[in-house]
Context: one part of a larger RNA
C1' cells in the first nucleotide's frame, strides 16, 4: 500500500450543528479543460524483446526492427465529467390547514407520605432480627386524635405508551417557546448529501461559591455474625442527593448496530395524521377498509461463523465521514492541549508471549 473488516470475535466518535475537501435530479445549447483516437517531436547509448548474422555451439558480439510508460506541438470526437448561459419539478426548502405528544425553559397552585414541633387521650414498652444486641422510652415513648413547620417526591393513570439529536423528560393549570407527522399541491427552482479541523449540548459521580437539608445515605462510630469480618444484616450518621451561578465532559452515553438515499415476498399488534364507507345510545362516539408517518412480534428472498438480521436489515447497490490490524506491558510513560482539582483528550516504546 494493495486488499479485508466493524451487533456479540479488534473496529461506528455519546449525539448534533457545520467549514474545507469529497459526492450529487431530469433537460436545451455553447465550449472542449478532463476523456478518448490520429499525426508528428521528444524519449542518448547500453539494457529488455523479436529476425538475421560471427566466432565449431553457447555465453559472447554485430545489426536491423520493436516496445511499454511519460511529456510537448497538431488535427478531430463530444457520450461522460467540469465550466458557461437558460429551461424543468420527482430532491429540499417555503406557504396554508386541523390534530398528537412526560420536547425545552420560567413562575404558581396542589397532593399523600416522611421527620418535627406543639396541645389533648392514653401506659410499659418499643423497635429490630434467622435470633440478638446496640438504640428509644417514665424528662411519658410506641399507639390514636386535632393543629403548626420543613424539604425531597409526583402512587394509581401507566401502556415492547408518547415526544427528543442524544443526554433525558411523568401532579394539575398558566406564560414563553423548539422539533416532527399528515393533508393540500400554493410558491422557490437543486438552494442538496456527508462532514477533517470546529462548535454546540452531554446521566450519575466529582470540584467551586451561595442557600437549603425531610427522607435516604459513600466516610466514619457502634451492635451483630465470624476463625477473622475493614463485608453482608441491623442502630445511628457526615459529605452527598434538592435550588441558583459557574467548571467537569466522562458512562455497558447500547440498538454494544454512523448518517442520507434508492431497491427487494407477506403476515399480525399498536401510536398519531388524512381518505372513505357503515352503525349510531349524535359524543373530540363504535366498527371495517385504503393510504403515509412512527412503534413492536414473526416471518420469504437474501445474509450470516452461529446466535440471529430480515422495509425499523445484519439483504442488494450509491455517496460521504469515523474506527480495526495478535494477547499482555497500556489507554500506562513522555510531550502537547484542556481543567481549580480530581482528571480528560491525544497516545508510544523496550520487553515479554
Nucleotide at each position: 500500500u494493495u486488499g479485508g473488516g466493524c451487533u456479540u470475535a479488534a473496529a461506528g466518535c455519546g449525539u448534533c450543528c457545520g467549514u474545507a475537501g469529497c459526492c450529487g435530479g431530469c433537460u436545451u445549447a455553447g465550449c472542449a479543460a478532463g476523456u478518448u483516437u490520429c499525426c508528428u517531436g521528444u524519449u542518448a547509448a547500453a539494457c529488455c524483446c523479436a529476425g538475421c548474422g560471427a566466432c565449431u555451439c553457447a555465453a559472447u558480439c554485430g545489426u536491423u526492427g520493436g516496445u511499454c510508460c511519460g511529456c510537448g506541438g497538431g488535427a478531430a470526437a463530444u457520450a461522460c465529467u467540469a465550466c458557461u448561459a437558460g429551461g424543468c419539478u420527482a430532491g429540499g426548502a417555503g406557504g396554508c390547514g386541523g390534530g398528537a405528544g412526560a420536547g425545552g425553559u420560567c413562575a404558581a397552585c396542589g397532593g399523600u407520605a416522611c421527620u418535627u414541633c406543639u396541645g389533648g387521650g392514653g401506659u410499659a414498652g418499643g423497635g429490630g432480627u434467622g435470633a440478638a444486641a446496640u438504640c428509644c422510652u417514665a424528662u411519658a415513648a410506641u399507639c390514636c386524635c386535632g393543629g403548626g413547620a420543613g424539604g425531597a417526591c409526583c402512587a394509581c393513570c401507566a401502556g415492547u405508551g408518547g415526544c427528543g439529536a442524544a443526554g433525558g423528560c411523568g401532579u394539575c393549570a398558566g406564560a414563553c417557546u423548539g422539533g416532527a407527522a399528515c393533508g393540500c399541491g400554493c410558491c422557490c427552482g437543486a438552494c442538496g448529501g456527508u462532514g477533517a479541523g470546529g462548535g454546540a449540548c452531554g446521566a450519575a459521580a466529582g470540584c467551586c461559591a451561595g442557600g437549603g437539608g425531610a427522607g435516604c445515605g459513600a466516610a466514619c462510630c457502634g451492635g451483630a455474625u465470624u476463625a477473622g469480618a475493614u463485608a453482608c444484616c441491623c442502630g445511628g450518621g457526615u459529605a452527598g442527593u434538592c435550588c441558583u451561578g459557574g467548571c467537569c465532559g466522562u458512562a455497558a452515553a447500547c440498538g454494544a448496530u454512523g448518517c442520507g438515499u434508492g431497491c427487494u415476498a407477506g403476515g399480525u399488534g399498536u401510536u398519531g395524521g388524512u381518505a372513505u364507507g357503515g352503525c349510531u345510545a349524535u359524543g373530540a362516539g363504535c366498527c371495517g377498509u385504503a393510504u403515509c408517518a412512527g412503534u413492536g412480534c414473526c416471518g420469504u428472498a437474501g445474509g450470516g461463523a452461529a446466535a440471529c438480521c430480515g422495509u425499523u436489515a445484519a439483504g442488494c447497490g450509491c455517496g460521504c465521514c469515523g474506527c480495526c490490524u495478535g494477547g499482555g506491558g497500556a489507554g500506562u510513560a513522555c510531550g502537547g492541549u484542556c481543567g481549580c482539582a480530581a482528571g480528560a483528550u491525544u497516545g508510544a516504546a523496550a520487553c515479554u508471549u
A computed fold for a 353-nucleotide part of an RNA from an uncultured archaeon, annotated as small-subunit ribosomal RNA, central domain.
RNAcentral holds the full RNA, with entries from ENA and SILVA.